[in-house]
Context: one part of a larger RNA
């Protein structure tokens, strides 16, 4: 390469958007590039192959076929595929009417709790562990009442609930704003997937700004107990202080994750059962129950698959499409380049030798 795989053995891109290619719903005509069939020329000899002969045999030589599966030209065939034209609506789409939600962005505003600062009552302890001890406290702590600062997160509700393409959203209000469901009218195939490209993208004990704020928590650092032990200048525990950080803002940068469901999208088929969120229909006196249908989320299981484990209409089933990825185990996501990035951290693409 080919084949054969990717949920746990190596192997799904962290997600979307979308160019280039790929592939693409139903009828009907046309066309003849692809496609099938014949005609004709060509396809140099050798080799190969078959048969049959020649050296004692065999390599080896000869001769006669086939064959050279191809390429031009030509004459026809019209299923499929292409290409042209005419249609359909079940694919997608666009409007309307409902609808539900921590979906995003900004600004206001809320209460509980920390911690600080002021008063008030009030008196000997308080905090800490396995136990203590260091700490704090008669200069009145802890407790416990009022009031005041500030900054950060948002107890119950809260749900294998719900939004969102992933990351990811959770006090409450307004404002602007993305998306999806249902119902059915229009537009007529407008689609699907996408190398590159572009955007997005947790959290960090990440970075920039003579940047802003800083309750609480807390790497670095510093001190002290206590614990272990031969020693303990550690490691786990305790207390004190505590800086960056964590928060805000940038027409800043970074580009990682067990970015997980360890399962790339989208389409169609394929037993049932029971819960739950959002909607529409029928019945019904009736929101309720009960039937019924879409559209999400779990369980549980048949068939089928799977090495088992398990998956099982949210398939890891049974087919199609386009992408990405794998190819022994260490060396190693390492070195060398390249290409990103701030002459950062580092990301990204990524071997070999040698060894098992």
């Nucleotide at each position: 390469c080919u084949g054969g795989g990717u949920g746990u053995a190596a192997a799904g891109g962290g997600a979307g958007u979308g160019u280039a290619g790929g592939c693409g719903g139903g009828a009907c005509u046309g066309u003849a590039a692809g496609u099938c069939a014949g005609a004709u020329g060509u396809g140099a000899a050798a080799u190969c192959c078959a048969u049959g002969g020649g050296c004692u045999u065999a390599a080896c030589c000869c001769a006669u076929g086939a064959a050279c599966u191809g390429c031009a030209u030509u004459u026809g065939a019209a299923a499929c595929u292409g290409c042209g034209g005419u249609u359909c609506u079940u694919g997608a789409g666009u409007g309307a009417a409902g609808u539900a939600g921590a979906g995003g962005u900004a600004a206001g505003c809320g209460g509980a709790a920390u911690u600080c600062c002021u008063a008030g009552u009030g008196u000997a302890g308080c905090g800490g562990u396995g136990a203590a001890a260091u700490g704090c406290g008669u200069a009145g702590a802890u407790a416990u009442u009022a009031g005041g600062a500030g900054g950060a997160a948002c107890a119950u509700c809260a749900g294998u609930g719900g939004c969102g393409a992933a990351g990811g959203c959770g006090g409450c209000u307004u404002a602007c704003u993305g998306g999806g469901c249902u119902u059915a009218a229009c537009u007529g195939a407008c689609g699907c997937u996408g190398a590159g490209g572009c955007u997005c993208g947790a959290a960090a004990g990440g970075c920039g700004u003579g940047g802003g704020g800083g309750a609480g928590c807390a790497a670095a650092u510093c001190a002290g107990g206590a614990u272990u032990u031969g020693g303990a200048u550690a490691c786990c525990c305790c207390u004190g202080g505590g800086u960056a950080g964590u928060c805000c803002a940038c027409g800043g940068c970074g580009g990682u994750a067990a970015a997980c469901g360890a399962u790339g999208a989208u389409u169609a088929c394929u037993a049932g059962g029971g819960g739950u969120g959002g909607g529409g229909g029928g019945a019904c006196u009736g929101a309720c129950c009960c039937c019924u249908u879409c559209c999400g989320u779990g369980c549980c299981g048949g068939a089928g698959c799977a090495a088992a484990c398990g998956c099982a209409a949210u398939a890891a089933g049974u087919a199609a499409u386009c992408c990405a990825c794998c190819u022994g185990g260490g060396g190693a996501g390492u070195a060398c380049g390249g290409c990103c990035g701030c002459a950062a951290a580092g990301g990204u693409u990524g071997a070999a030798a040698c060894u098992c």